[in-house]
This record gives sequence, C1' cells and structure tokens, in this order.
RNA sequence: GGGCUCGUAGAUCAGUUGGAAGAUCGUCGCCUUUGCAAGGCGAAGGCCCUGGGUUCGAGUCCCAGCGAGUCCA
Repeated sequence: GGGCUCGUAGAUCAGUUGGAAGAUCGUCGCCUUUGCAAGGCGAAGGCCCUGGGUUCGAGUCCCAGCGAGUCCA
C1' cells in the first nucleotide's frame, strides 16, 4: 500500500423486511445477614465511531474519513 471483517450502555455482545434501542455481567440504592458472600426488588447508565447521501422514516442501505482485527505484498 491492497483485500476482508468489525465499531451499539463501564465490559462482552444481540438487534431478524428500514418502522418504540436491548440482553448478560458490572455499578448504585433498598431488603435479607452479627458481618461478608449468595439471593430478592428497584434504579442509573446510549452523540448506535465521525461527516455526507438515499428515504415519509436509517443502528440497519450507499459514499468518504477515522480507529481495531486479520490476510496478502
């Protein structure tokens, strides 16, 4: 330098025909315990990498850029 895959909550990841953004873990609060852990209930937490395009409507489709992984040179 070129090809391919990927970028969504603090972490790991879903998101099915383009039509209301989710799960698990973690964090915080309460209950329970002498205390800790485990458990139960609840809450907070999102510029869906950035910019542009298509569309009534984009996390999803298209283009460019940035970043990560991988293969080739």

The RNA shown here (transfer RNA) has 73 nucleotides and comes from a Methanosarcinales archaeon. The coordinates come from a structure-prediction model, not an experiment, and the mean pLDDT is 80.